[in-house]
Notes:
The part of an RNA shown here (small-subunit ribosomal RNA, central domain) has 349 nucleotides and comes from an uncultured bacterium. Its mean pLDDT, the model's own confidence on a scale to 100, is 87.
Context: one part of a larger RNA
């Protein structure tokens, strides 16, 4: 150095952006680094290997021959790989157009309901529950009506539907803003993909500091159930959930499928955009892109995937290599802390 592998057995990085590197479209010309082919040089001897010989054979010696696959040097070849020059337009990017979207940020504004306060009606019960009880009511609750606050979430539309790299985002309206699909084929000409380290981002908990707190709710309290009940189930109720700023960097972070490129039977939907026909429709039928069902080849242990691939095949990254000890100790980096990364052996089956 080498294998076989990562959907569900051990394994895909949480996702993006990009640095070194890896690999990288077509066509001519040109050079000879890599590649090829011929020479000469050297490739110490032993030892390997062949062949003969010599100790009565063998080991063991000897001698002859091959081979030392290797290096420099030189003569050529020019398909590949590299280098250089000059072109190309199928990769990529760019320009215009018009259309779709809970894509992000920030301001503003609205409705329903919750819960609380204040007044009016009004009278004994209300909540809960399998049944109960804690609880809350004549200090007049519960149910009603009216106004007032104040946070939080935005019913119907909503959908197997959109969007966004991922986490994830859903009342209206306004104002920056990011990204993709399609159509022209107008520009540019490989500008390309992929990507160790960095670096952004990154639910929910949870921290820090300030604010707010209506519901809801770990802790904690009380009722109950129970042999008990530190639970479920009910009454309470704090942190917390909300906001700005800063930090944690984990997750069944999932599609348990990594990114790009190419090929490989169909059918039937559905969301976005364009063509094309005709009878102008709630109309056929077709090209892009996105989702989704259902299935041939093939592909799997097997369930199942099957043009959104888990087929065929190429490039780069990451990752695994018997269970448990163990995602741990130790020591590093990071953090206020919680704790997170990197990551092991002893032993033991």
């Nucleotide at each position: 150095c080498u294998g076989g592998g990562c959907g569900u057995a051990a394994a895909g990085g949480a996702c993006g952006c990009g640095u070194a590197g890896g690999c990288g479209g077509g066509u001519g010309a040109u050079u000879a680094a890599g590649u090829c082919a011929g020479g000469u040089g050297u490739g110490a001897a032993a030892u390997c290997c062949a062949a003969u010989g010599g100790c009565u054979c063998a080991a063991c010696c000897a001698u002859u021959g091959a081979a030392c696959u290797g290096c420099a040097c030189u003569u050529g070849a020019a398909a590949c790989u590299g280098g250089u020059c000059a072109c190309c337009u199928a990769g990529a990017g760019u320009a215009u157009g018009g259309a779709a979207g809970g894509g992000g940020c920030a301001g503003a504004u609205g409705g329903a309901a919750u819960u609380a306060g204040u007044g009016g009606u009004g009278u004994a019960g209300g909540g809960g529950u399998a049944a109960a009880a804690u609880c809350c009511g004549u200090a007049g609750a519960u149910a009603u009506c009216a106004c007032u606050a104040g946070g939080a979430a935005u019913a119907c539309c909503g959908a197997a539907a959109g969007c966004g790299a991922a986490g994830g985002c859903g009342a209206u309206c306004u104002g920056c803003u990011g990204g993709g699909a399609c159509a022209u084929a107008a520009c540019u000409g490989a500008c390309g993909c992929u990507g160790a380290g960095g670096c952004g981002u990154g639910a929910a908990a949870g921290c820090g500091u300030g604010g707010g707190g209506a519901g809801c709710a770990a802790a904690c309290a009380g009722g109950a159930u129970u042999a008990g009940a530190u639970a479920c189930c009910c009454u309470g109720g704090u942190a917390g959930u909300c906001c700005a700023c800063g930090c944690c960097c984990u997750a069944a972070a999932c599609g348990a499928u990594g990114a790009a490129u190419g090929c490989u039977a169909g059918u039937c939907g559905u969301c976005g955009g364009g063509g094309c026909u005709c009878u102008u429709g709630u109309a056929g039928u077709u090209c892009c892109g996105g989702u989704g069902a259902u299935g041939c080849a093939c592909c799997u242990a097997a369930c199942g995937g099957a043009u959104u691939a888990a087929g065929c095949a190429u490039u780069c990254c990451g990752c695994c290599u018997g269970g448990g000890g163990a995602g741990u100790a130790c020591g590093g980096u990071c953090g206020c802390a919680a704790g997170a990364u990197u990551a092991a052996a002893a032993c033991u089956c």